This is a predicted complex of two RNAs, RNase P RNA and transfer RNA, with 487 nucleotides together. Rfam match: Bacterial RNase P class A. The family's RNA type in Rfam is ribozyme. The prediction has a mean pLDDT of 75.
RNA sequence: GAAGCCGGGGAGAUGAUCGCCGGCGCCCGUCAGGGCGCGGGAGGAAAGUCCGGGCUCCACAGGGCAGGGUGCUGGGUAACACCCAGUGGGGGUGACCCCAAGGAAAGUGCCACAGAAAGCAGACCACCGUCCGAGACAUCAUCGUUCCGACGGAAAGGGUGAAAGGGUGAGGUAAGAGCUCACCAGCGGUCCGGGUGACCGGGCCGGCUCGGCAAACCCCACCCGGAGCAAGACCAAAUAGGAGAGCGCCCCAUCGACCCUCGAACGAGCGAGAUGGGAAAAGGCGGCCCGCCUGAUGCUCUCGGGUCAGGUCGCUUGAAGCGCGCGGGAGACCGUGGCUCUAGAUGAAUGAUCAUCGCCCGCCGGACGAAAGUCCACGGGAACAAAACCCGGCUUACCCCCGACUUCGGCA
RNA sequence: UGGGGUGUCGUCAAGUGGUAAGACACGGGCCUUUGGAGCCCGCAUCCGGAGGUUCGAAUCCUCCCACCCCAGCCA
Numbered sequence: 001g002a003a004g005c006c007g008g009g010g011a012g013a014u015g016a017u018c019g020c021c022g023g024c025g026c027c028c029g030u031c032a033g034g035g036c037g038c039g040g041g042a043g044g045a046a047a048g049u050c051c052g053g054g055c056u057c058c059a060c061a062g063g064g065c066a067g068g069g070u071g072c073u074g075g076g077u078a079a080c081a082c083c084c085a086g087u088g089g090g091g092g093u094g095a096c097c098c099c100a101a102g103g104a105a106a107g108u109g110c111c112a113c114a115g116a117a118a119g120c121a122g123a124c125c126a127c128c129g130u131c132c133g134a135g136a137c138a139u140c141a142u143c144g145u146u147c148c149g150a151c152g153g154a155a156a157g158g159g160u161g162a163a164a165g166g167g168u169g170a171g172g173u174a175a176g177a178g179c180u181c182a183c184c185a186g187c188g189g190u191c192c193g194g195g196u197g198a199c200c201g202g203g204c205c206g207g208c209u210c211g212g213c214a215a216a217c218c219c220c221a222c223c224c225g226g227a228g229c230a231a232g233a234c235c236a237a238a239u240a241g242g243a244g245a246g247c248g249c250c251c252c253a254u255c256g257a258c259c260c261u262c263g264a265a266c267g268a269g270c271g272a273g274a275u276g277g278g279a280a281a282a283g284g285c286g287g288c289c290c291g292c293c294u295g296a297u298g299c300u301c302u303c304g305g306g307u308c309a310g311g312u313c314g315c316u317u318g319a320a321g322c323g324c325g326c327g328g329g330a331g332a333c334c335g336u337g338g339c340u341c342u343a344g345a346u347g348a349a350u351g352a353u354c355a356u357c358g359c360c361c362g363c364c365g366g367a368c369g370a371a372a373g374u375c376c377a378c379g380g381g382a383a384c385a386a387a388a389c390c391c392g393g394c395u396u397a398c399c400c401c402c403g404a405c406u407u408c409g410g411c412a
Numbered sequence: 413u414g415g416g417g418u419g420u421c422g423u424c425a426a427g428u429g430g431u432a433a434g435a436c437a438c439g440g441g442c443c444u445u446u447g448g449a450g451c452c453c454g455c456a457u458c459c460g461g462a463g464g465u466u467c468g469a470a471u472c473c474u475c476c477c478a479c480c481c482c483a484g485c486c487a
Stems, first nucleotide, its partner, number of pairs: 001408004006403005012357007020041002023038006043384001047395002050393005055228004062290004067224005072086005087101001088099004102219002107217002109213003124158002127153005133148001135146003166184006185209001187206008232313004242303006250278006260269003282294003305486002320340003324337005359381004365376004413483007422436003430467001438454005460476005
């Protein structure tokens, strides 16, 4: 110097002029409003809405099924799919980075094409053996050699494939083969040592060897109720305070009005209604069942109507922040003390111009200097992007600076 | 702002692990004096983009991009 890798930081400042949105105070007012002053006014991602929580309502959210999520170990946390530390695996020359990383000897399923065979494996070519088989060669003849055929052996070689059921060597054999042996790799069992654990190291034994896919169904372990601030609470205004369809307005006990019936009368029957209990339509309950609650001029659906789609609260002080101190921890983080707080708008404000300074880049020029370089002047640049209930993360977008480290090249 | 969904040729679309149907349109040819109709042939290396799982991805998973739809209150 180039390329890379990891970590940290910043996201301009001041002033003037013209504006924008809230808040507070004062003044004027013909209550419509207006004026003045003070103070405040986006982010590291406010974004994507991908996870997790708070908050609110529905039973203080209950049981089961279905469904969804997570998936090495230990810790952190309100919680997480996040973070920290480790284990194992993978990538890179390296700094370093990445991993949805439980189970395939529970079960089911899939493995196209090619290939002989793809899951209780298999034999096309080639190899080897046998044959009252056939032809040819050779020989005096037999034995033999070669080719074809049939039957068998074996799975080493070729070939196919992403994958063909250990590798190398030796023995062995008709040819071969973990068939046997040595070493290596791997699997299972067992024992010892270390570690909280994932796991690591070692000894012995075994058969020699058992495919892949679970981001296929599934199994195992753990977690998850639903909806979302248009949640939800209150106030105000207005109407055709509407129409249609469907479901329902039940049962029991006690008391029992009026009318009517029977009866000479007491009374009985009928029975509006009242009290108590129970059941049920429907709803809460946005997957289903159970269970719980509400439960009568009620519930659901469709059409129509009204409302400048009104106002107030929820609403911003919170799991808050801090280049702070002390303590604990390897770290994430935790405890404690101190300090700091000010968007809260609702079609939605936080802007524009100028000047000076600061930052970055460029190099024509000037000054200093031996040089590296520094300063001045000049020219240019300043990205991504805007809160909408609030936090913790992840992911994506993006400008600049600083530091540590790695590799390569050059110079000394 | 919140919730839900869809992206396959120019258009409409099928395919839901095994190498992308079909129709219209378009291009070429045959037929015809010519055009239309008819017949034959062609037309997706990239399935919105980028990664991952897998032997293999339009299809499964993750992250982005674009587009579409629905949601107030009063009774």